A computed fold for a 373-nucleotide RNA from an Ignavibacteriales bacterium, annotated as Bacterial RNase P class A.
Of the family's consensus pairs, 90% are formed in the model.
Lineage of the source: Bacteria > Pseudomonadati > Ignavibacteriota > Ignavibacteria > Ignavibacteriales.
RNA sequence: UAAGCUGAGAAGGCAAUUGCUUUGUUUGAAAUAAACAAAGAGGAAAGUCCGAACACCAUAGAGCAGGCUGCCAGCUAACAGCUGGGGGUAUGUGACGUAAGUUACAUACUACAGAAAGUGCCACAGAAAAUAUACCGCCUUAAGAAAUUAAGGUAAGGGUGAAAAGGCAGGGUAAGAGCCUACCGCACUAUCAGUAAUGAUAGUGGCAGGGCAAACCUCAGUCGGUGCAAGAUCAAGCAGGGGCUUGGAUUUUUAUCCACCAGGUUGCUCACUUGGCAUUGCCCCGGGUAGAUCGCUGGAGCAUUCAGGUGACUGAAUGCCAAGAUAAAUAAUUGCCUAGAUACAGAAUUCGGCUUAUUACUCAGCUUACUUC
Numbered sequence: 001u002a003a004g005c006u007g008a009g010a011a012g013g014c015a016a017u018u019g020c021u022u023u024g025u026u027u028g029a030a031a032u033a034a035a036c037a038a039a040g041a042g043g044a045a046a047g048u049c050c051g052a053a054c055a056c057c058a059u060a061g062a063g064c065a066g067g068c069u070g071c072c073a074g075c076u077a078a079c080a081g082c083u084g085g086g087g088g089u090a091u092g093u094g095a096c097g098u099a100a101g102u103u104a105c106a107u108a109c110u111a112c113a114g115a116a117a118g119u120g121c122c123a124c125a126g127a128a129a130a131u132a133u134a135c136c137g138c139c140u141u142a143a144g145a146a147a148u149u150a151a152g153g154u155a156a157g158g159g160u161g162a163a164a165a166g167g168c169a170g171g172g173u174a175a176g177a178g179c180c181u182a183c184c185g186c187a188c189u190a191u192c193a194g195u196a197a198u199g200a201u202a203g204u205g206g207c208a209g210g211g212c213a214a215a216c217c218u219c220a221g222u223c224g225g226u227g228c229a230a231g232a233u234c235a236a237g238c239a240g241g242g243g244c245u246u247g248g249a250u251u252u253u254u255a256u257c258c259a260c261c262a263g264g265u266u267g268c269u270c271a272c273u274u275g276g277c278a279u280u281g282c283c284c285c286g287g288g289u290a291g292a293u294c295g296c297u298g299g300a301g302c303a304u305u306c307a308g309g310u311g312a313c314u315g316a317a318u319g320c321c322a323a324g325a326u327a328a329a330u331a332a333u334u335g336c337c338u339a340g341a342u343a344c345a346g347a348a349u350u351c352g353g354c355u356u357a358u359u360a361c362u363c364a365g366c367u368u369a370c371u372u373c
Stems, first nucleotide, its partner, number of pairs: 001369009010359001012337007020040008042344001046355002049353005054227004066223005071085005086112001087110010113218002118216002120212003135158002137154007166184002169181003185207001186205008231294004240285005246259005260276006301320008
């Protein structure tokens, strides 16, 4: 200097004109009208993968089946999230050691309970992938002139593999072997430290059936379902159910007159007026479609300061109100500033997370490569 990874921040600003949505005020009899003013997308609004609020449905209790989670402690309304710690893995640099190995620092990753409860799997290669075994090799005995063959011992070395039955040094042996010894690793026990996971130290043991549970499974914990098109209120029309008693006279009938009943005008009476059996009118009823309203945005809220905590986070004080649409607004054009205005992308019930997408911007750390000294 460049690239990559991780973490943090930002995601253009100002002005003018035109337009849209919501709210408020004024004008107006009122409106879906007019004028003015204010506000008007994101870090992920996305994927809809987890966890909740809220709503409705279901629900005595218990169990089976099924799903999810799985080192420890904490945070939180809750979580599979986050924080801190422990263990492990990988890479790099360094230290100690003959070696095996141990250890310090840095960075990244880690679904990290159980593999002697049971079942199952471990491709290819290889003698052998778990009741151990023997291809090359090493050694002993026998045969043979020799090459070699046969019987047996062995697992140090070679070879295969992702993984080979503890490692390493020495002794030992025919050759070898924890066969023996020291050290490293491992297992068990005790003590100490720690809330715990776990760690440290000491002792004992010659060392035990290798891996996979993100295979079935076992153990422990946990889980009812559907999602704002949840749901609530009002409710046109259509369909459904119920109600709207009648008498007399004249007339062929329509109809007319009188009485009665019901409604309206009225405080009451009189009077006037409307209706009285209709598949068509009027009234009532429940459910409820279109449609309207609510749910809807003041909330586990935001900002600042102080306090507690390693931290996630919590508490207190003060201040603030910042989209709420329903075919669905949040925009367009021009100019200026800056080196430049470029990416992913568009709220739809609301929060807390996770994941994914993305910029040619800024900063910090780490790794790699190159160049120069």
RNAcentral holds the sequence, with entries from ENA.
Rfam family: Bacterial RNase P class A. From the family's description: Ribonuclease P (RNase P) is a ubiquitous endoribonuclease, found in archaea, bacteria and eukarya as well as chloroplasts and mitochondria. The family's RNA type in Rfam is ribozyme.
A source record names the gene rnpB.